[in-house]
RNA sequence: GUGCCAGUAGCUCACCUGGAUAGAGCAACAGUUUCCUAAACUGUAGGUAGCGAGUUCGAGUCUCGCCUGGCACA
Numbered sequence: 001g002u003g004c005c006a007g008u009a010g011c012u013c014a015c016c017u018g019g020a021u022a023g024a025g026c027a028a029c030a031g032u033u034u035c036c037u038a039a040a041c042u043g044u045a046g047g048u049a050g051c052g053a054g055u056u057c058g059a060g061u062c063u064c065g066c067c068u069g070g071c072a073c074a
Base pairs, nucleotide, nucleotide: 001073002072003071004070005069006068007067010026011025012024013023019057028044029043030042031041032040050066051065052064053063054062
């Protein structure tokens, strides 16, 4: 340099046939329990989906550019 893959919550991921409130586990916080801690159970908060533009009535999902990371080739 070229090609391919990926980027969604603090972390690991789902949702990828476009459809209206984007979910799960772990972590965090609060409560119950306990002499205290841990564990267990219950609840709460946390994301404008890497950035920008486009298509569409409607985009996390499709298209384009850029950025970041990984793999392969040179």